[in-house]
Predicted 3D model of a 130-nucleotide RNA (c-di-AMP riboswitch aptamer (ydaO/yuaA leader)) from a candidate division FCPU426 bacterium. It matches the Rfam family "c-di-AMP riboswitch aptamer (ydaO/yuaA leader)". From the family's description: This family represents a conserved RNA structure found upstream of the ydaO and yuaA genes in Bacillus subtilis and related genes in other bacteria.
RNA sequence: AACUGAUUUCUGCCGUGCGGAGUGAACGGGGGAACCACGUCGUUCGGGGCACAUUCCAUCCAAGGAUGGGGCGGCGAGCCUUUCGCGCCGAGCCCGACAGCUAACCUCGUAGGCUUCGGAGGAUAAAGCA
Numbered sequence: 001a002a003c004u005g006a007u008u009u010c011u012g013c014c015g016u017g018c019g020g021a022g023u024g025a026a027c028g029g030g031g032g033a034a035c036c037a038c039g040u041c042g043u044u045c046g047g048g049g050c051a052c053a054u055u056c057c058a059u060c061c062a063a064g065g066a067u068g069g070g071g072c073g074g075c076g077a078g079c080c081u082u083u084c085g086c087g088c089c090g091a092g093c094c095c096g097a098c099a100g101c102u103a104a105c106c107u108c109g110u111a112g113g114c115u116u117c118g119g120a121g122g123a124u125a126a127a128g129c130a
Stems, first nucleotide, its partner, number of pairs: 001115001003113002008025002011022001013020002026110006036100001044097001046098001047095004054071007072090005079122004084118002
């Protein structure tokens, strides 16, 4: 400098060598009326939330799980589009018996992980000068 992602930015205070806790703005998540929904199913076969991270079939395995394939979802470098190609990923965590939507209102996060390609179409800037 760039990619993924909401995970950016301004400002003062304390300490004094580099740390700590805040305010404002911005971005994102959750809870939360009326109206509507509440059919079926579910309510230990618990239920729900964040995230792309789900589902079906076959085989192996004592279970857990693993492998392969299909559907579906996400990502790939100045910006946008692409049912053109190629490549990669589909994890993990949280709430704690409980939550539909939801104005006001309440509340939480602002991280982490990385150095990843081409084709086609479209849009467009900065610097400098005045």